Description:
This is a predicted structure of a 70-nucleotide RNA (transfer RNA) from Oryza barthii.

RNA sequence: GCGAGCGUAGUUCAAUGGUAAAACAUCUCCUUGCCAAGGAGAAGAUACGGGUUCGAUUCCCGCCGCUCCA
Numbered sequence: 001g002c003g004a005g006c007g008u009a010g011u012u013c014a015a016u017g018g019u020a021a022a023a024c025a026u027c028u029c030c031u032u033g034c035c036a037a038g039g040a041g042a043a044g045a046u047a048c049g050g051g052u053u054c055g056a057u058u059c060c061c062g063c064c065g066c067u068c069c070a
Base pairs, nucleotide, nucleotide: 001069003068004067005066006065007064010024011023012022018054026042027041028040029039030038048062049061050060051059
């Protein structure tokens, strides 16, 4: 700026209208003489503000940030 894309847990990454899945990490417990490894469980997230809808992570608008292009 005439523009394009992205923003979900501490990190990475799914979910394209029906109340958010998983891995690693954190915490608790079990196992062990201790640690590690392993097993069970818990907590934790849709950048922000509006709109549409019975219902929005999803669709629309604005805004913020990042990347790309220029």

Its Rfam family is "tRNA". It is annotated as a transfer RNA. The organism belongs to Oryza, within Eukaryota.